[in-house]
RNA sequence: GUGAGGGGCCCCUGCGAGGGAGACCUGCGAACCUGGUCAGGGACGAAAGUCAGCAGCCAUAAACAGACAUCUUCUUGUGCGGUGGGCCUCUCACUUG
Numbered sequence: 001g002u003g004a005g006g007g008g009c010c011c012c013u014g015c016g017a018g019g020g021a022g023a024c025c026u027g028c029g030a031a032c033c034u035g036g037u038c039a040g041g042g043a044c045g046a047a048a049g050u051c052a053g054c055a056g057c058c059a060u061a062a063a064c065a066g067a068c069a070u071c072u073u074c075u076u077g078u079g080c081g082g083u084g085g086g087c088c089u090c091u092c093a094c095u096u097g
Stems, first nucleotide, its partner, number of pairs: 001094011012082005017076007025066003034059004042051003
């Protein structure tokens, strides 16, 4: 120096585990600047009625809270693997000085 085998580390990569976030689910949730229904009262009308619409009620938005499982995504001195490369090192064989 070459060839073969092995070990360690790094990179690439698969499945899982842990942690975070989002979606999904549930709850709560707007005096008024969300919606629906709008008592009372108000306006218009000769009247029948019509109109706008506060409170209340219902449904929800943002926000907040909760919760198995599922999906997406981020991450790791986490577990077990896969293919190949790089670095270091060990053994054997051969060759050269």
The prediction has a mean pLDDT of 79.
A computed fold for a 97-nucleotide RNA from Planctomycetaceae bacterium UBA7805, annotated as Bacterial small signal recognition particle RNA.
The model forms 89% of the base pairs in the Rfam consensus.
The sequence was found by an Rfam model in a public genome assembly.